This is a predicted structure of a 1501-nucleotide RNA (small-subunit ribosomal RNA) from a Phycisphaeraceae bacterium. The prediction has a mean pLDDT of 84. Rfam family: Bacterial small subunit ribosomal RNA. Rfam links the family to the GO terms structural constituent of ribosome and ribosome. The RNAcentral record of the sequence draws on SILVA. Taxonomically the source falls in Phycisphaeraceae (Bacteria, Pseudomonadati, Planctomycetota, Phycisphaerae).
[in-house]
RNA sequence: AGAGUUUGAUCCUGGCUCAGCGCGAACGCUGGCGGCAUGGCUAAAACAUGCAAGUCGAACGAGAACGUUACUUCGGUGAUUAUUAAAGUGGCGAAAGGGCGAGUAAUGCGUUUCUAACGUGCCCCAAGGUCAGGGAUAGCCCAGGGAAACUUGGAUUAAUACCUGAUGACCCCGCGAUGUCGUAUGGCGAUGCGGGCAAAGGCUUGCUGCCUUGGGAUCGGGAAACGUCCUAUCAGCUUGUUGGUAAGGUAACGGCUUACCAAGGCGAAGACGGGUAGCGGGCGUGAGAGCGUGGCCCGCCGCAUCGGGACUGAGACACUGCCCGGACUCCUACGGGAGGCUGCAGUAACGAAUAUUCCGCAAUGGGCGAAAGCCUGACGGAGCAAUGCCGCGUGUGGGAUGAAGCACCUCGGUGUGUAAACCACUGUCAGAGUCCAGCAACAAAAUGAGCGGACCCAAAGGAAGGGCCGGCUAACUUCGUGCCAGCAGCCGCGGUAAUACGAAGGGCCCGAGCGUUGCGCGGAAUCAUUGGGCUUAAAGCGUGCGUAGGCGGAAAAGCAAGUAUCUUGUGAAAGCCCCCGGCUCAACCGGGGAAUUGCUCGGUAGACUGCUUUUCUUGAGCUCGGUAGGGGCGACCGGAACGAUAGGUGUAGCGGUGAAAUGCGUAGAUAUCUAUCGGAACGCCAAAGGUGAAGACAGGUCGCUGGGCCGAUGCUGACGCUGAGGCACGAAAGCGUGGGGAGCGAACGGGAUUAGAUACCCCGGUAGUCCACGCCCUAAACGAUGUGCACUAGGUCCCGGUACCUCUGACGGUUUCGGGGCCGAAAAGAAAUCGAUAAGUGCACCGCCUGGGGAGUACGGUCGCAAGAUUAAAACUCAAAGGAAUUGACGGGGGCUCACACAAGCGGUGGAGCAUGUGGCUUAAUUCGAGGCAACGCGAAGAACCUUAUCCCGGAUUUGACAUGCACGGAUUAGGGUCCUGAAAGGGAUCUGACACCCUCGGGUGGAACGUGCACAGGUGCUGCAUGGCUGUCGUCAGCUCGUGCCGUGAGGUGUCGCGUUAAGUCGCUGAACGAGCGAAACCCCUGUCCCUAGUUGCCAGCAUUCGGUUGGGGACUCUAGGGAGACUGCCGGUGUCAAACCGGAGGAAGGUGGGGACGACGUCAAGUCAUCAUGGCCUUUAUGUCCGGGGCUGCACACGUGCUACAAUGCGGCGUACAGAGGGAGGCGAACCCGCGAGGGCGAGCAAACCCCAAAAAGCGCCGCUCAGUUCGGAUCGCAGGCUGCAACUCGCCUGCGUGAAGCCGGAAUCGCUAGUAAUCGCGGGUCAGCUAUACCGCGGUGAAUGUGUUCCUGAGCCUUGUACACACCGCCCGUCAAGCCACGAAAGCGGGGGGCGCCUGAAGUUGCUGUGGCCAACCUUCGGGAGGCCGGCACCUAGGGCGAACUCCGUGAUUGGGACUAAGUCGUAACAAGGUAGCCGUAGGGGAACCUGCGGCUG
Repeated sequence: AGAGUUUGAUCCUGGCUCAGCGCGAACGCUGGCGGCAUGGCUAAAACAUGCAAGUCGAACGAGAACGUUACUUCGGUGAUUAUUAAAGUGGCGAAAGGGCGAGUAAUGCGUUUCUAACGUGCCCCAAGGUCAGGGAUAGCCCAGGGAAACUUGGAUUAAUACCUGAUGACCCCGCGAUGUCGUAUGGCGAUGCGGGCAAAGGCUUGCUGCCUUGGGAUCGGGAAACGUCCUAUCAGCUUGUUGGUAAGGUAACGGCUUACCAAGGCGAAGACGGGUAGCGGGCGUGAGAGCGUGGCCCGCCGCAUCGGGACUGAGACACUGCCCGGACUCCUACGGGAGGCUGCAGUAACGAAUAUUCCGCAAUGGGCGAAAGCCUGACGGAGCAAUGCCGCGUGUGGGAUGAAGCACCUCGGUGUGUAAACCACUGUCAGAGUCCAGCAACAAAAUGAGCGGACCCAAAGGAAGGGCCGGCUAACUUCGUGCCAGCAGCCGCGGUAAUACGAAGGGCCCGAGCGUUGCGCGGAAUCAUUGGGCUUAAAGCGUGCGUAGGCGGAAAAGCAAGUAUCUUGUGAAAGCCCCCGGCUCAACCGGGGAAUUGCUCGGUAGACUGCUUUUCUUGAGCUCGGUAGGGGCGACCGGAACGAUAGGUGUAGCGGUGAAAUGCGUAGAUAUCUAUCGGAACGCCAAAGGUGAAGACAGGUCGCUGGGCCGAUGCUGACGCUGAGGCACGAAAGCGUGGGGAGCGAACGGGAUUAGAUACCCCGGUAGUCCACGCCCUAAACGAUGUGCACUAGGUCCCGGUACCUCUGACGGUUUCGGGGCCGAAAAGAAAUCGAUAAGUGCACCGCCUGGGGAGUACGGUCGCAAGAUUAAAACUCAAAGGAAUUGACGGGGGCUCACACAAGCGGUGGAGCAUGUGGCUUAAUUCGAGGCAACGCGAAGAACCUUAUCCCGGAUUUGACAUGCACGGAUUAGGGUCCUGAAAGGGAUCUGACACCCUCGGGUGGAACGUGCACAGGUGCUGCAUGGCUGUCGUCAGCUCGUGCCGUGAGGUGUCGCGUUAAGUCGCUGAACGAGCGAAACCCCUGUCCCUAGUUGCCAGCAUUCGGUUGGGGACUCUAGGGAGACUGCCGGUGUCAAACCGGAGGAAGGUGGGGACGACGUCAAGUCAUCAUGGCCUUUAUGUCCGGGGCUGCACACGUGCUACAAUGCGGCGUACAGAGGGAGGCGAACCCGCGAGGGCGAGCAAACCCCAAAAAGCGCCGCUCAGUUCGGAUCGCAGGCUGCAACUCGCCUGCGUGAAGCCGGAAUCGCUAGUAAUCGCGGGUCAGCUAUACCGCGGUGAAUGUGUUCCUGAGCCUUGUACACACCGCCCGUCAAGCCACGAAAGCGGGGGGCGCCUGAAGUUGCUGUGGCCAACCUUCGGGAGGCCGGCACCUAGGGCGAACUCCGUGAUUGGGACUAAGUCGUAACAAGGUAGCCGUAGGGGAACCUGCGGCUG
């Protein structure tokens, strides 16, 4: 510090996700030791049990028992225990400590101040005092009630309990005067007079207590300012409310309370309401600013089962006090009672989850006490938990033959790996033992709950796991699995070779932990103060006027609020940071410092902002003079067109469309003329123009009226800019009332189109469109660009003014303002683009945005007559949705250009019969592959057996039909023969019997072979979607690229575009390109002309021979086959850019590529082939291998493709006769001759072939017949008789002869080939092959046309351009209804519950007041009767709670209902993306199964 993810790729926008750090955590796997921390986050839900606040005998009275002991009448008594226990009176404490965070948005907290408006027990200092009396009451005792808790009466007693009196001030109150101080009330000091108020003793001899007063310290009460979460879908709130006067109350100010008076107070800087929440120091994160958080520790606040209340007290409205009410629990003798763990443990419950019913007061601290001491679940410790942080260990060194095992492997090896074993060594932790520092401080002694130090012993012994390994992200192989099982943080993996699932080996990262989940911050500049945006990505309000607010021209003076700087106080401690120190280190702890960015006191400065005052004119405005204009409103007028009505002329049509029809018309339309009426809109001018804030505005005239611009520079003197709310205007559609209604025209009716056509087209047509008044308030209300001001190169056009120049003038030029456009510098921008009319550079203010969908929707509010508008969410869901540009592809877009693409033409196919291939069907099997073009006479250039296959049936065989190696055996072997069985294969028996070496000729040994066994062979088994190779196709189309340079952020472009030209990216020219490569062309082969060379088997002009180039001879010619020449737009004319080139011509055998072939760019189709071959993987191994017999591949109702033969007379048949080329031939071609009607047979010459043979070429030509007929056409089919090949022609061969003589008379829709030696037609040859189903295929020659010189259309292709929402690329993408499943949400008759208030009724405890003529009573007074006073009681106000009622608000639920999201392959259509086939979209209205359609107005995206 970034990375992944939208695309074919790119840049941008933008969300999602990851890497980091953290945690009071939890969960999974694993787990050695120690230190220091931390540990109920959920139910402030409920709690069994124990403990957590007592203490003081030196305040007081009373005072056991057990035990010990003395005496005893044995009943007991005394002493001691005993300053005892238990309890009481009294004092102090119990308001602290400890816990928790429910409530609380301010009554709180934090910071800074104030209290002249206050209190303060214990403690400290100072001054003074402590006198005289009195009456009670607990306890105890007696009597009583009660189950208990407890309680009643009587008698008696003490005090530091209580009371009376005295004394008393510098205390308190009142009055009066005075000094001083202060911000006001006033404070402080000295002083005079009057009134008032105290006390307690104890132990003991010196302490301690008590009372009054002043002061201190500490701790509190109160007040102010500022700060302190979300929500405006909470906008108004308030009656003690705001203030005053008086009184009450309090320690104290105060409406705190009451009465009266006034009518205020708060609020957009957010009152009131709702939701949530204890606050801070700090903590986590972050570069910081921030964001999140408030557990442990510290400070403050609040609370103590829920609610209310007061009492006591220095202090409470009181966690372990009291009273009352409620809920709950427990006890009960049913009459009543008791209780409060949000103290420490613990229980159960809840929950993902959080510990011991431990030890001790030894330390620290607290309460009481004079003290000893007692109490202390505060605290100190231990226990449990890897919950966190920190430290340590599980050994160290050596050790290669690189052991074994495991894994991989190209089988050679490689990895694990010095790792282990093994050798040597060490001793941390844990363990055992011994000796004991320290925590220990108190004058000393004593005192340790726990913790722990040192020494020593033994032995490598007891101690390693977790996650991950596709990218991000560090780490790869094998096997298993086969869109299954599974993984996944995002992108995404898995459908038979998965580095992504599972396992193993290996590796990477961390390590007593490692991962996962959750949450926070970061990355996220993704709420942007630091630090973002708004033309098209989300985002400028439709427009203006203007309130608050924000901001604001020039000069001067003053002030000093902001600001800057210095200073004062504060900012607790802890924490963070730095330094030093203590635990062996660290974590942890101690000391010191820094910091604490803040607030505050005071001073200084005076630039800037602010405030006050004065001044100015440039901003703004006013005045005057001109001026342009569809600016607005009203009234009147006009012509054209249209329709209607009336009349005339006139006749059969009109109208309408792609074509039609509906419609109108003989009752006279359309057309035409005249007259009249009606409503709406204003042609030309007219535009790139004008005006207006926007919407918008257009015939003419008149009236009223708003604003602008130019000029003059007189006046005012900052009067300005923006503008939340607010107000006004606001196209079209729509609404209300009343008019109007020609044309047009939603809806509607009809006609067409169509599969349908609720549309597009046509004929009609109602609302509406128009007017008046009133609503509505929305648009693609757009420049998708808020308003204002300033600044920053230019060029050009237009509109309105001004000044100057040209003698004047139309006109023109220059200048300067204002307005409207275009092009462009810089800059900006993701780019497109923008560019003085900014989207540049700045300032001011407003509005708006924060991923897509859900949704501009729901709910709520406001507005509206309604339609609806406005404001405006969430659940859920997706990993994107987007913008601009790029390359392609595509378009029922455009332009240019090709091709037998069409057209022109010739011949076919599709109809018939047959052949052949395919589908289908059939079958035991009909083996397999090929599938639009580009499968289908294709693999197959030869299926009777063989071929031939996991094709079928049957029979055999198992190291195998074939290869290599090893071990053993033995002479059994190879070869040959015979026999048995069998369909054969095979099985069995038997005879003979080789080879090499040695050799004593008996034999032995050995290789191959054979047998047995083991490795292995074998597979036309699967995967062409794992592959190589080969091939098809686009396409012989003209394209496809590269280097360097240049342009662009980039994908990419340029080059390769443009103009011309070509068959061609062929060539030329221009040009930021210059070159080059693969293709095209050329080079190669055949063919066409000529020449040279060479003449046998070829040839023969002349000579000889014979008459057959037979022979001699010849090389001239033909020919053969080797070499060469020739053609290059070279020449001429024209056109063209002086070009390339094209057109015409000459010459030439050939002319513009002469004709043909081979040759096929980058790539496309996961095209074809695992069955040619090769090959990875998988499968099979007495079988899916191998061998054999037979069958099948030939089956036939059908369908298709490709062909053959025909349908005839340009023909057929017969006879005669002529002319090729290219091939083949030895298990072959086979002449002549003979036989046969023939196929063929016999014999067999010649020929490894320019020699011999196949071999006749056929069409043609000549003659004859046939005469239009299902024929002398046609030959299918069938019968008979033959021939040939072959082991064998039944299934299932070919041929011959005789006989038979089917369909068919030129072929529907549709469709194929061909542009010249081509089509058509004619025959010949070859391969394969024993033979052949060949009409196929590959070649060869013979005869030999027609048409086109065009590109509208169909198909395909190339280039340029355009649009795109396509990129598996139009066989694309994609919309809505309906149907199904699932999820969340809204509405809903209602139903259930919560919350805070309001009104009325009732009203406990309690304070206060009144009463005290009811009852009771020790202190004082008393005349003894009583009085004062007190208590109880009663009444009143207030009031917790309860009841009733009407509203508000929130949540849950609800038959049914509404839309929404999501979900491989459902239904209907085709709306959108291309001109998407009717351009689309926006607003509105109507209609329709649905997407949608139509009307009106608007936009161009």